[in-house]
Large-subunit ribosomal RNA, domain VI from Candidatus Thalassarchaeum sp., 257 nucleotides, folded computationally. The prediction has a mean pLDDT of 85. It matches the Rfam family "Archaeal large subunit ribosomal RNA". Clan: LSU clan.
Context: one part of a larger RNA
RNA sequence: UGUAAGAUGCCUGAUCGGAAGGGCCCUUUAGUACGAGAGGAACGAGGGCUCGGAGCCACUAGUUUACCAGUUGUCUGGCAAGGCAAUGCUGGGUAGCCACGCUCCAGUGGAUAAGAGCUGAAAGCAUCUAAGCUCGAAGUCAUCCGAAAGACGAGGCAUCUCAGGGGACUCGUAGAAGACGAGUUUGAUAGACAGCGGGUGUAAGCACCGAGGUUCGCCGAGGUGUUCAGCCCAGCUGCACUAACCCCCCGAGCAUU
Numbered sequence: 001u002g003u004a005a006g007a008u009g010c011c012u013g014a015u016c017g018g019a020a021g022g023g024c025c026c027u028u029u030a031g032u033a034c035g036a037g038a039g040g041a042a043c044g045a046g047g048g049c050u051c052g053g054a055g056c057c058a059c060u061a062g063u064u065u066a067c068c069a070g071u072u073g074u075c076u077g078g079c080a081a082g083g084c085a086a087u088g089c090u091g092g093g094u095a096g097c098c099a100c101g102c103u104c105c106a107g108u109g110g111a112u113a114a115g116a117g118c119u120g121a122a123a124g125c126a127u128c129u130a131a132g133c134u135c136g137a138a139g140u141c142a143u144c145c146g147a148a149a150g151a152c153g154a155g156g157c158a159u160c161u162c163a164g165g166g167g168a169c170u171c172g173u174a175g176a177a178g179a180c181g182a183g184u185u186u187g188a189u190a191g192a193c194a195g196c197g198g199g200u201g202u203a204a205g206c207a208c209c210g211a212g213g214u215u216c217g218c219c220g221a222g223g224u225g226u227u228c229a230g231c232c233c234a235g236c237u238g239c240a241c242u243a244a245c246c247c248c249c250c251g252a253g254c255a256u257u
Base pairs, nucleotide, nucleotide: 001150005161006160007159008158009157010156011155015147016146017145018144021051022050023049024048025047026046027045028044034039052105053104054103055102056101060099062097063096067092068091069090070089071088072085073084074083075082076081107143108142109141110140115135116134117133118132164250165249166248167247169183170182171181172180189243190242191241193238194237195236196235197233198232199231200230205226206225207224208223209222212219213218
């Protein structure tokens, strides 16, 4: 901007895309059909593996410069708490993202190709073909998945008419920007707080014990108790305490004045 009023919601599906499946092995069929024997199938049914595709994070594993702890050097007068040194290094590690983890990825119809046939003349026979008819492939078209009315043949249905939409603001199941989605007090949208769940692993201070040193006054690594502590969380729930305030813009035809 069009779809000859403007909107909201739900559809149809012309058309387009996909390979979404490929392969192998085993069991059974069956030591059967077949074959003198030696040997030795198939249709069908079931199970598994692998490659590829799509999705997911309960488990396992990875990452985790969120977080927690240990520790070296140095600095902040000392302790505590910290800065810097590749996150200083090391040990763990939730959410998220992920694979090495988990789930799914049948088949059946239609029309056919080569081919196999039926009936059957031209041509009293024969002939799958000339009229007619039946089959027949990992191929093709549907069924399956996704997009789709700018499909100009611009579609349909329902509802509304001071309707509706956007901005602003709080955000994320979304995200390069737009877009999309949840909310805006008639509220759990985000934060704070509380609880739950989880990570690390027992904080500081104080008390006691203490190898050893000692100028005999004390100093003292470390350990035990207080302490399943302290610190922290991207998760869940509750709770209006804080902030979603105040607002702005676009917006439609006919008729009448």